[in-house]
RNA sequence: UUCUUAUCGAGAGAGGCAGAGGGACUGGCCCUGUGAAGCCUCAGCAACCCCUGGUAUCGACCAGAAGGGUGCUAACUCCAGCAAGUUGUUGAUCAACUUGAAAGAUAAGAA
Numbered sequence: 001u002u003c004u005u006a007u008c009g010a011g012a013g014a015g016g017c018a019g020a021g022g023g024a025c026u027g028g029c030c031c032u033g034u035g036a037a038g039c040c041u042c043a044g045c046a047a048c049c050c051c052u053g054g055u056a057u058c059g060a061c062c063a064g065a066a067g068g069g070u071g072c073u074a075a076c077u078c079c080a081g082c083a084a085g086u087u088g089u090u091g092a093u094c095a096a097c098u099u100g101a102a103a104g105a106u107a108a109g110a111a
Stems, first nucleotide, its partner, number of pairs: 001111008013042005021031003025081004043073003048069003051064005077103001082100007
């Protein structure tokens, strides 16, 4: 980097260095000198993998969080993007909503 599977309406921030950007992309809308990105320290959340306990039809399921590997700690993945449906509202357009997909993120496994 690619592929497969699972999840994405919950949860959880302080300090130091630094000094203008950031929220993947596009549009919107936001955050930001009352200090962005990045780096460091400490803390926390969660329960994907390891782990611990229980059940088991041995595929797995339920519970836990002291320890290890990741991850995460503004806003639903911030909202929309493509398609179908419903309603307004009649043909088109447009808007709202619902469902599915795409894209993205994270984990585990594989190449």
The RNA shown here (SAM riboswitch aptamer (S box leader)) has 111 nucleotides and comes from Halobacillus kuroshimensis DSM 18393. It was read from a public genome assembly, where an Rfam model found it. The source organism's lineage runs through Bacteria, Bacilli, Caryophanales, Halobacillus and Halobacillus kuroshimensis. Rfam family: SAM riboswitch aptamer (S box leader). From the family's description: The SAM riboswitch is found upstream of a number of genes which code for proteins involved in methionine or cysteine biosynthesis in Gram-positive bacteria. Rfam links the family to the GO term regulation of gene expression. The coordinates come from a structure-prediction model, not an experiment, and the mean pLDDT is 84.